Small-subunit ribosomal RNA, central domain from an uncultured organism, 346 nucleotides, folded computationally.
The RNAcentral record of the full RNA draws on Greengenes.
Its mean pLDDT, the model's own confidence on a scale to 100, is 86.
It matches the Rfam family "Bacterial small subunit ribosomal RNA".

Context: one part of a larger RNA
RNA sequence: UUGGGUUUAAAGGGUGCGUAGGCGGCCCGGUAAGUUAGAGGUGAAAUUCAGCGGCUUAACCGCAGAACUGCCUCUGAUACUGUCGGGCUGGAGAGUAGAUGCAGCAGGCGGAAUGAGUAGUGUAGCGGUGAAAUGCUUAGAUAUUACUCAGAACACCGAUUGCGAAGGCAGCUUGCUAAUCUAUAUCUGACGCUGAUGCACGAAAGCGUGGGUAGCGAACAGGAUUAGAUACCCUGGUAGUCCACGCAGUAAACGAUGAUAACUCGUUGUCGGCGAUACACAGUCGGUGACCCAGCGAAAGCGAUAAGUUAUCCACCUGGGGAGUACGACCGCAAGGUUGAAACUC
Numbered sequence: 001u002u003g004g005g006u007u008u009a010a011a012g013g014g015u016g017c018g019u020a021g022g023c024g025g026c027c028c029g030g031u032a033a034g035u036u037a038g039a040g041g042u043g044a045a046a047u048u049c050a051g052c053g054g055c056u057u058a059a060c061c062g063c064a065g066a067a068c069u070g071c072c073u074c075u076g077a078u079a080c081u082g083u084c085g086g087g088c089u090g091g092a093g094a095g096u097a098g099a100u101g102c103a104g105c106a107g108g109c110g111g112a113a114u115g116a117g118u119a120g121u122g123u124a125g126c127g128g129u130g131a132a133a134u135g136c137u138u139a140g141a142u143a144u145u146a147c148u149c150a151g152a153a154c155a156c157c158g159a160u161u162g163c164g165a166a167g168g169c170a171g172c173u174u175g176c177u178a179a180u181c182u183a184u185a186u187c188u189g190a191c192g193c194u195g196a197u198g199c200a201c202g203a204a205a206g207c208g209u210g211g212g213u214a215g216c217g218a219a220c221a222g223g224a225u226u227a228g229a230u231a232c233c234c235u236g237g238u239a240g241u242c243c244a245c246g247c248a249g250u251a252a253a254c255g256a257u258g259a260u261a262a263c264u265c266g267u268u269g270u271c272g273g274c275g276a277u278a279c280a281c282a283g284u285c286g287g288u289g290a291c292c293c294a295g296c297g298a299a300a301g302c303g304a305u306a307a308g309u310u311a312u313c314c315a316c317c318u319g320g321g322g323a324g325u326a327c328g329a330c331c332g333c334a335a336g337g338u339u340g341a342a343a344c345u346c
Stems, first nucleotide, its partner, number of pairs: 004317003007300002012314001014201004021194003025088007033081002035077008048066002051063004091191001092188003095184006103177007110154001114150008125136002162169002206247006215241002220236004258313006266291009295302002319346003328339004
């Protein structure tokens, strides 16, 4: 490379948008580039194959053939692909009428809890643990009452619930923005799918500047435990956690399962619509769960939300270690990220 694969054995890009490219619905007509038929030319010789012949044989050599699967030209064919023209509505989109949600951004508001301050009541302990001690407390703590302040998070509702492309999203409310679903079948008429490079988004931790800091809390300090204890437990506590703007760009970024489309036995729950309401039956579209037939699978299991049966496009894998390392390049303030070997070894 051909092939075979990618839930768990190596392997799906963190996610989207989208360029080039690849692929692409139904009908009619033109063309004849691909495709295909016939003919002609060419495809040097040697080599190769088969036949005959010459050296005693063979190697070797000679003769005449085939082959050289290719290229060019001419004349036809037109199913498929391409291309040009015309049409269609099922894919896709728009419209109209409803509906939905912790989807996003910005503002306003709320109560509980925690901590702090001030004042009152009140007196000797509080706190913490397996047990203790460090710690706090007669300068009046803990407890309790009233008022005030601060920051952060939103109990119950709450759920295999919902929304979002993913990351993720939850007090209430207002505004703005986006999306999805259903019904209808009014409009456009293939406008589609995928998507290398690229661009954007991207948890937590981290970085820069400026704020903020109640609680929690890496580092750090002390007390314990222990043979030791740079830990687990306790008392404190700085960065951080929060906000604004910028950077970073990684995660077991997981469904460890790329996107899109089609097809394939049933049962059961639930969310959002529609239909029907005959109070019977349980239909239909879109999500989200459970069980299972066939089938698939090494098995575990998957099973209309496929890991089944197919098609198109992208990404990725090719024994373990060395190693996601070195070197180079690009990006970054840095931390580091992306790309990514080899020697050697088993």